[in-house]
Context: one part of a larger RNA
Molecule: large-subunit ribosomal RNA, domain V
Organism: marine sediment metagenome
RNA sequence: CGCCCUGUGGGAAGCGAAGACCUUGUGGACCUUUACUGCAGCCUGCUGUUGCAUCUUUUUGUUGGGUACAUAGCGUAGGUAGGAGCCGUCGAAGCGAGAACUCCGGUUCUCGUGGAGGCGCCAAUGUAACACUACCUACCCAACAGAAAGAUGCUAACUUCCCGGAAGGGAAGGACAGCAGUUGGUGGGCAGUUUGGCUGGGGCGGCACCCGGCAGAAAAGAUAUCUGCCGGGCCCAAAGGUAGGCUCAGCCAGGUCGGAAACCUGGCGUAGAGUGCAAGGGCAAAUGCCUGCCUGACUGCGUUGCGCAAAGAGAGCAACGCAGAGGCGAAAGCCGGGCCUAGCGAACCCUAGUGGCCUUUUAGUGGGGCCCUAGGAUGACAGAAAAGGUACCCCAAGGAUAACAGACUGGUCGCGCCCGAUAGUUCACAUUGACGGCGCGGUUUGGUACUCCGCUGUCGGCUCUCCCCAUCCUGGCCGUGCACAAGCGGCCAAGGGUGCCGGGGUUCACGCAUUAAAGGGGAUCGUUAGCUGGGUUAAGAACGUCGUGAGACAGUUUGUUUGAUAUCUACAGGGCG
Repeated sequence: CGCCCUGUGGGAAGCGAAGACCUUGUGGACCUUUACUGCAGCCUGCUGUUGCAUCUUUUUGUUGGGUACAUAGCGUAGGUAGGAGCCGUCGAAGCGAGAACUCCGGUUCUCGUGGAGGCGCCAAUGUAACACUACCUACCCAACAGAAAGAUGCUAACUUCCCGGAAGGGAAGGACAGCAGUUGGUGGGCAGUUUGGCUGGGGCGGCACCCGGCAGAAAAGAUAUCUGCCGGGCCCAAAGGUAGGCUCAGCCAGGUCGGAAACCUGGCGUAGAGUGCAAGGGCAAAUGCCUGCCUGACUGCGUUGCGCAAAGAGAGCAACGCAGAGGCGAAAGCCGGGCCUAGCGAACCCUAGUGGCCUUUUAGUGGGGCCCUAGGAUGACAGAAAAGGUACCCCAAGGAUAACAGACUGGUCGCGCCCGAUAGUUCACAUUGACGGCGCGGUUUGGUACUCCGCUGUCGGCUCUCCCCAUCCUGGCCGUGCACAAGCGGCCAAGGGUGCCGGGGUUCACGCAUUAAAGGGGAUCGUUAGCUGGGUUAAGAACGUCGUGAGACAGUUUGUUUGAUAUCUACAGGGCG
């Protein structure tokens, strides 16, 4: 060195399973609820099945009866028409009793008495003239008929029970209940679904989700970040239009009260004022301030630009022009809101209009539809109608994206150096070293998201090996505020050593007694195809807390499968050449 045997499990980021964690999907399932929308169920008004009778109330109609008062007038005159008669021994006037109404004057009715008259026409008054008859209006009473509601009773529908083979009968209930239809409610019992996006992973937070100004933006245009600074979702009937007039802020000088600052006069005054509100850009015989007259804060159209660089595109916004009717101005002209750039919203649906058209019914009103115009909102702002849980979970996909490890970085961390204030009686440097500055390391915690999600086993302990030195001990040496002893600080040095115990899963830390000392680290926070499985991190269960709930909690507690016969390589022991 080669081969073989027996072993051990360091490596093949070994085999096993298209990661269960995490994210993503306009994926799924199951569960919850005061998510959305429905359905069953339940409640409920009405109708049908559903009938009879009586009473009460209301109401309609018919018949009969009654009532109807301005003033004047004998007087209680509803209206219109007819009208010269009408009523009465079948009992008139009057009288008595009673009842009803009442404008308190009377009217009407019933009974008794009475025993023959009473009323009208005429006249008067008045808008209207009375008896009597008919019709009409309003109200009241009674009867009848109908309807509705309520109450009570009934039995024959219908229901239950009993007898019966059935037909049917009996009892109880009874037009209720039940059933059917329809109305309104209730309704996680059940069902279908939704529960947005951006995001230095996701969640929580926020809105950088619509719009404006400035910077970033690199001298055309365009240009990103959860970049920086700051705004808008209005306001104004004048803060709009036009014409005329005027000039501001500030400062100086002067002037009663009057002062730094009130008002008045003069002067200087390019803009520092003002312009409704952010910023930028603008504006001085004005775009600012004051006054007069007004409503263009118009109607109907067109073009161009921004929106939206260089593809497309809506609402919205702006500018320019034509026609009409106007406002102001002597006129030229200006005016389709506001000095400009933010102040915004599709379709469906609804509402409105001296608006236009069509259609249906009709004598007409009315109803329906279309168009035009104006208004009503979607802020997740080119606009679904929408809450949660899952550790019982599932699928697809991703290292496009988190947790472990690694990598990069090194703020944080560890160590060192520079400066030298302060302390050290004096004296910076024996020792102490503030405030600061510069590095090294890659054991902390972070940042990044580069590797791995068709899978690199995750804390601690046990076991076993190698390494580093920034050395805890042992060794050599220097300084000392080193007499000696003991210390303190430093230099060299990694050969060896660096232990035991207590509670807690602990690493760490704390404690106890020893010791020469009980050093710090690395090796995928060395080491699970080596062990353990106490912790973390499934399903069961419980507590506290949170939640209406399903459930949840770097809160706690208990419980919880650790797969595999080793191919290669590596190593160990043995054998042979």